[in-house]
RNA sequence: GGGUUGUUAGCUCAGUUGGUAGAGCAUCGGACUCUUAAUCCGUUGGUCAUGUGUUCGAGUCACAUACAACCCACCA
Numbered sequence: 001g002g003g004u005u006g007u008u009a010g011c012u013c014a015g016u017u018g019g020u021a022g023a024g025c026a027u028c029g030g031a032c033u034c035u036u037a038a039u040c041c042g043u044u045g046g047u048c049a050u051g052u053g054u055u056c057g058a059g060u061c062a063c064a065u066a067c068a069a070c071c072c073a074c075c076a
Stems, first nucleotide, its partner, number of pairs: 001072007010025004019056001026044001028042004049065005
């Protein structure tokens, strides 16, 4: 330098065909318990990496950029 894949909540990850963004863990509050743990109930949570475009409508499609992993090439 070229290519492929990925980037969504504090963490790990779904989101299939473009139509109001979700789960588990965690945080916080409560129940239970002599207390703690465990268990149960509820709650808090998002610039969908960034920008532009297409569309009535974009996490999803197109382009550019950034970052990460891997492969190839080049130099030595």

The prediction has a mean pLDDT of 80. A computed fold for a 76-nucleotide RNA from Candidatus Nitrotoga sp., annotated as transfer RNA. Rfam family: tRNA. Rfam classes the family as a transfer RNA. Taxonomically the source falls in Candidatus Nitrotoga (Bacteria, Betaproteobacteria, Nitrosomonadales, Gallionellaceae).